Notes: Transfer RNA from a Patescibacteria group bacterium, 71 nucleotides, folded computationally. The prediction has a mean pLDDT of 84. It matches the Rfam family "tRNA". Rfam classes the family as a transfer RNA. From the family's description: Transfer RNA (tRNA) molecules are approximately 80 nucleotides in length.
RNA sequence: GGGCCGGUAGGUAAACGGCAUACCGCUCCGUUCGCAAUGGAGAGUUCCGAGUUCAAUUCUCGGCCGGUCCA
Numbered sequence: 001g002g003g004c005c006g007g008u009a010g011g012u013a014a015a016c017g018g019c020a021u022a023c024c025g026c027u028c029c030g031u032u033c034g035c036a037a038u039g040g041a042g043a044g045u046u047c048c049g050a051g052u053u054c055a056a057u058u059c060u061c062g063g064c065c066g067g068u069c070c071a
Base pairs, nucleotide, nucleotide: 001070002069003068004067005066006065007064010024011023012022013021018054026042027041028040029039030038047063048062049061050060051059
């Protein structure tokens, strides 16, 4: 330098172009003398920019970062 894969919540991962979801974690409430465990409720997310579209996590282009292969 080139090919391919990936980038989504604090973490690990889902998501036919149509309300972005699960688990762990976090906050609050109940239960306990207290802690743990457990039940309930809640906050929090699409790497950046542009394009297509009524509508983009999804499709297209250009960047950035990581992995892998080739040189």